[in-house]
Context: one part of a larger RNA
């Protein structure tokens, strides 16, 4: 200096991106415990207190025939230290708010998470030699399973709920028509030959799926508007006009993990607040299972505040060990 530990006046978060590290707390017994709750929970909530050793005295349990040994609990009196959970191990707490329901589960070697998974909700496929997968095949698996099975997919507990569009893609179902390969069918023409024939091209019409087509479905991909005018202050438009569209965003929520102007605009909290909570709605560019919004519990998650405590810091000091460094 540097690592590792310990200690510190007065102040305590002023340090920092952030209390990151570190200090608080910690055990057992009494006493007390809010909001909210899915009534189970939050909860160890928070918060106060007590603990040790001598000694009296009730009183309970066990063992033993008893004498008596062993433990437990309650109550007086007393003794000693700075300190009685006397070392060691051994929770800091509160509030608010996004996210995800929870326990789980992952990037062996920079992410542990709001990302996956998950009950639970859809919707679809499959009647069994099932689909579906693997494999040229046999054959396995599915499953020694049968629709309260099993495949795919989407969404994710639980409450309230899930709106309008089927014009476009899918997907499903449509004995008519249309449109079509091979094949059939052969009018017709053409090569060679003397010739019989042998070879070729080919209109009619007959021909499957699948595409036109006609319907259906959105918890299937997926979409879910615009200019004008209009109330007796003003502003705003519940009304009205128009174009356009498949149909024009419905509940709920919004400056949001989402807002670009933007540190929006008002409260709230601070002396002071680009964060943070609580409202307006001007939603650049939220919205319903690519699920909406809620929500008790849950989190080595993520925000922001308080309370404790603190060498994080005003601002460094000083002790240990070990290591470098300088001299021998």
């Nucleotide at each position: 200096c540097g690592a590792u530990g310990c200690c510190g006046a007065a102040g305590g978060a002023a340090c920092u991106a952030g209390g990151c590290a570190a200090a608080u707390u910690g055990c057992c017994c009494g006493c007390g415990u809010a909001a909210c709750u899915u009534c189970g929970g939050g909860a160890g909530a928070a918060g106060c207190g007590g603990g040790a050793c001598c000694u009296c005295g009730g009183u309970c349990c066990g063992g033993g025939c008893a004498a008596c040994c062993g433990g437990g609990u309650c109550g007086g009196g007393g003794u000693g230290g700075c300190a009685c959970a006397g070392a060691a191990g051994a929770g800091g707490g509160g509030g608010u708010a996004g996210c995800g329901a929870c326990u789980g589960u992952u990037u062996a070697c920079u992410a542990a998470a709001a990302a996956c998974a998950c009950a639970g909700g859809g919707c679809u496929c499959u009647g069994c030699g099932a689909a579906g997968u693997c494999g040229c095949a046999a054959g396995a698996c599915g499953a020694c399973g049968u629709a309260u099975a099993g495949g795919g997919u989407c969404u994710g507990a639980c409450g309230c709920c899930u709106g309008c569009c089927c014009g476009g893609u899918g997907c499903c179902g449509g004995a008519a028509g249309g449109u079509u390969a091979a094949g059939g069918g052969g009018c017709g023409g053409g090569g060679u030959g003397c010739a019989a024939g042998c070879c070729c091209c080919a209109a009619a019409c007959c021909g499957a799926a699948g595409c036109c087509c006609c319907g259906g479905u959105a918890a299937a991909c997926g979409g879910c508007g615009g200019c004008c005018g209009u109330a007796a202050c003003u502003a705003u438009a519940a009304c009205g006009g128009u174009c356009c569209u498949a149909a024009g965003g419905u509940a709920g929520c919004g400056a949001a993990a989402u807002u670009c102007c933007u540190u929006g605009u008002c409260g709230g909290g601070u002396a002071a607040g680009u964060u943070c909570c609580g409202a307006c709605c001007u939603g650049c560019a939220c919205g319903a299972a690519u699920g909406g919004c809620g929500u008790a519990a849950c989190g080595a998650c993520u925000u922001c505040c308080c309370c404790a405590c603190u060498g994080u810091c005003u601002c460094c000091g000083g002790c240990a060990u070990c290591g470098g460094c300088u001299c021998a």
The prediction has a mean pLDDT of 90. A computed fold for a 328-nucleotide part of an RNA from a Pseudomonadota bacterium, annotated as large-subunit ribosomal RNA, domain IV. The organism belongs to Pseudomonadota, within Bacteria. Its Rfam family is "Bacterial large subunit ribosomal RNA". Its family is annotated with structural constituent of ribosome and ribosome in the Gene Ontology.